[in-house]
This is a predicted structure of a 121-nucleotide RNA (Guanidine-I riboswitch aptamer) from a Frankiales bacterium. Taxonomically the source falls in Frankiales (Bacteria, Bacillati, Actinomycetota, Actinomycetes). Its Rfam family is "Guanidine-I riboswitch aptamer". Rfam's curators write: This family represents a conserved RNA structure found upstream of the ykkC and yxkD genes in Bacillus subtilis and related genes in other bacteria. Model confidence (mean pLDDT): 81 of 100. The model forms 100% of the base pairs in the Rfam consensus.
RNA sequence: GUGGGGCGCCCCUAGGGUUCCGUCGCUGCGCUCCGGCGCAGCGGGCCUGGUCCGAGAGGGGCAGGCGGGGCACUCCUUCGCGGAGGAUCCCGUUCCACGGCGGGAGAAAAACCCGGGAGGC
Repeated sequence: GUGGGGCGCCCCUAGGGUUCCGUCGCUGCGCUCCGGCGCAGCGGGCCUGGUCCGAGAGGGGCAGGCGGGGCACUCCUUCGCGGAGGAUCCCGUUCCACGGCGGGAGAAAAACCCGGGAGGC
């Protein structure tokens, strides 16, 4: 300098917008004990929220990988209980990580996807 691999899924959170719910405002209709109530439409996410989306560099769990060991099984064998293999159980381990612009999905946006990218150290 170049190439390949290492990055899986689920739950949650930071965060996100506004399809639906709720809420707030306006308008219309109906009711009214005249305080308001119900329904519909329009608008507001710089409306706290519910539904929803949601992290490579956030949390947790499961699986997988790797290392060691146990129990049997199969094969090889110089026949020494030596070597190899898959299955199952147990223990351990699974590091590091600055990051645009721009585009994409869908209701819309985002730390989601492009992307452990471009770039930087």